[in-house]
RNA sequence: AGCGGCAGCGGCUAGGGUUCCGGCUUCGUGCGUGGCGUUUCGCGAAGUGCUGGUCCGAGAGCCGCAACCUGCCCGGUGAACAGCGGGCAGGUACACGGCGGGACAAAAGCCCGGGAGAC
Numbered sequence: 001a002g003c004g005g006c007a008g009c010g011g012c013u014a015g016g017g018u019u020c021c022g023g024c025u026u027c028g029u030g031c032g033u034g035g036c037g038u039u040u041c042g043c044g045a046a047g048u049g050c051u052g053g054u055c056c057g058a059g060a061g062c063c064g065c066a067a068c069c070u071g072c073c074c075g076g077u078g079a080a081c082a083g084c085g086g087g088c089a090g091g092u093a094c095a096c097g098g099c100g101g102g103a104c105a106a107a108a109g110c111c112c113g114g115g116a117g118a119c
Base pairs, nucleotide, nucleotide: 008065009064010063011062012061015056016055020053021052022050023048024047025046026045027044028043029042030041067092068091069090070089071088072087073086074085075084094114096117100112101111102110
């Protein structure tokens, strides 16, 4: 200096929107009998992201598991080295970042992407 691994999976959070539920608004409609009016309520439709539930969700957020590395111990052997299996302890650093595009109902710190670029 180059290549590869570390960078896998799960649970959650910041964040995200609006399929479904709920909330709110508006309209329509219903209450034994004729007319007028209206609050609540039921039903239906449309709109609204709105405290919420469902949903999506981080490489550079959290936790856990797996995996790998190092050391020690145990097993196997007549004894022992290496290898293999198991256990315990420690370690797995650093990390600025578009535009644009893609998915689902939709959006995003999701995916392209630890990409382009910058240092």